[in-house]
RNA sequence: GAAGUACGUGGGAUGGCCGCGCCCGUGAGGGUGAGGAAAGUCCGGGCUUCAUCGGGCAGGGUGCAGGAUAACGUCCUGUCGGGGCAACUCGAAGGAAAGUGCCACAGAAACAUACCGCGGGGCGAAGCCCCGCAAGGGUGAAAUCGUGAGGUAAGAGCUCACGGAGCCGCGCGGUGACGCGCGCUCGGGUAAACCCCACCUGAAGCAAGACGCUCGCUCCUCGCGAGAGGCGGACGGCCCGUCCGAGCCGAGCAAGGUCGCACCGAGGUGCGCGGUGACGCGUACCCCAGAGAGAUGGCCAUCGCUUGCGACUCAGGUCGCAAGCACAGAAUCCGGCUUACAAGCGUACUUCGCGC
RNA sequence: GGCCCUGUCGUCUAGCGGUACAAGGACGCCACCCUUUCAAGGUGGAGGUCGCGGGUUCGAAUCCCGCCAGGGUCACCA
Numbered sequence: 001g002a003a004g005u006a007c008g009u010g011g012g013a014u015g016g017c018c019g020c021g022c023c024c025g026u027g028a029g030g031g032u033g034a035g036g037a038a039a040g041u042c043c044g045g046g047c048u049u050c051a052u053c054g055g056g057c058a059g060g061g062u063g064c065a066g067g068a069u070a071a072c073g074u075c076c077u078g079u080c081g082g083g084g085c086a087a088c089u090c091g092a093a094g095g096a097a098a099g100u101g102c103c104a105c106a107g108a109a110a111c112a113u114a115c116c117g118c119g120g121g122g123c124g125a126a127g128c129c130c131c132g133c134a135a136g137g138g139u140g141a142a143a144u145c146g147u148g149a150g151g152u153a154a155g156a157g158c159u160c161a162c163g164g165a166g167c168c169g170c171g172c173g174g175u176g177a178c179g180c181g182c183g184c185u186c187g188g189g190u191a192a193a194c195c196c197c198a199c200c201u202g203a204a205g206c207a208a209g210a211c212g213c214u215c216g217c218u219c220c221u222c223g224c225g226a227g228a229g230g231c232g233g234a235c236g237g238c239c240c241g242u243c244c245g246a247g248c249c250g251a252g253c254a255a256g257g258u259c260g261c262a263c264c265g266a267g268g269u270g271c272g273c274g275g276u277g278a279c280g281c282g283u284a285c286c287c288c289a290g291a292g293a294g295a296u297g298g299c300c301a302u303c304g305c306u307u308g309c310g311a312c313u314c315a316g317g318u319c320g321c322a323a324g325c326a327c328a329g330a331a332u333c334c335g336g337c338u339u340a341c342a343a344g345c346g347u348a349c350u351u352c353g354c355g356c
Numbered sequence: 357g358g359c360c361c362u363g364u365c366g367u368c369u370a371g372c373g374g375u376a377c378a379a380g381g382a383c384g385c386c387a388c389c390c391u392u393u394c395a396a397g398g399u400g401g402a403g404g405u406c407g408c409g410g411g412u413u414c415g416a417a418u419c420c421c422g423c424c425a426g427g428g429u430c431a432c433c434a
Base pairs, nucleotide, nucleotide: 001352002351003350004349005348006347007346008345009344012303013302014301015300016299017298018297020033021032022031023030024029035327039338040337042336043335044334045333046332047205048204049203050202054240055239056238057237059201060200061199062198063197064078065077066076067075068074079093080091081090082089083088094196095195099194100193101190102189103188115137116136117133118132119131120130121129122128123127145163146162147161148160149159150158164186165185166184168183169182170181171180172179173178209259210258211257212253213252214251215250216249217247219230220229221228222227231245232244233243234242267286268285269284270283271282272281273280274279304325305324306323307322308321309320310319311318312317357433358432359428360427361426362425363424366383367382368381369380374414385401386400387399388398389397407423408422409421410420411419
């Protein structure tokens, strides 16, 4: 210098005028006011309510190992496999020798088999029949380890060498996924088909919900009573159980109010320590939007950046004019994922070339 | 705000892994026939990135994931 890989940053700045929400203030006035994704609502949690919140089945979800975490389908570190010379990156990555289903067309055959073929035998021959084989041909997305040699009637992991794969057994290493070695085996694919295995899972959601007013209903039998039985009601897919009948009942009124809800949190920033890391611990400082038709905006000036045009300059560049400066936008709150995003800037690493 | 549903010719739809499903039908559209002409009728034809992108599979409209668009709304929730 070229090509690339992994990340980070940034999201115009300052001032003036007008305006908006919330808070403080008697008032003048003062303070404060969007994001990295506030988005999609795809996961996970905090919080709240519900007695059909219990148990079982069903259903749903996740799927390499170990860890992080409040939790996760997220993240970190590793393992295995694919891609790349490499930095690095991608992977829904348990089980197909538990069972079932499916594998169109073609093909003899798609999971148990022989069309052509090869070899042996029989029949007087063409040819047909019987037996053996699975090398070669052909079909297909896929055909029962691959190549070579030996072997044989012909052949074949039948045997051997090299290589590949599999699950099991043993030994060693590792917390483990797994790796290495030896032995054994050489039995298509599909589980983002049913299913099996392991683990997780009650449902609904802040329009959750708490604080009201009015009206209605308030069962039968037995028992002195506690209670028992029945009847009726409550019903998320089912069963068992459970609850209610003066009470955790039903209906109506309501686009009403206050709280939830916005000062204290799985909070933010800095520093230190531990850890490969995700992260944890300690400490100091900070308090940081918030309504209920829903605020966070507009204009001007100066500066900044980019592009175009023109002028000057050997050139680097300078000046003038014009245009542009993204995606988007809180509504219960957090942790993630995914998607969108104009320039500009920075860091680390890899490969190649050149120079010293 | 939450929750739920749906995307296949111009419109309404069938198909829910398989040969000719490189997607069928109806209405509509176009051309021709018939008619003096129009309508009706008859014959033929065109018209589809199956919303988009990726994945699983030999094979995807169909299965899975992510996006996009549209719709339902007090007769889904106060």
The prediction has a mean pLDDT of 76. Predicted 3D model of RNase P RNA and transfer RNA as a complex of 434 nucleotides. It holds a member of the Rfam family "Bacterial RNase P class A". By type it is a ribozyme.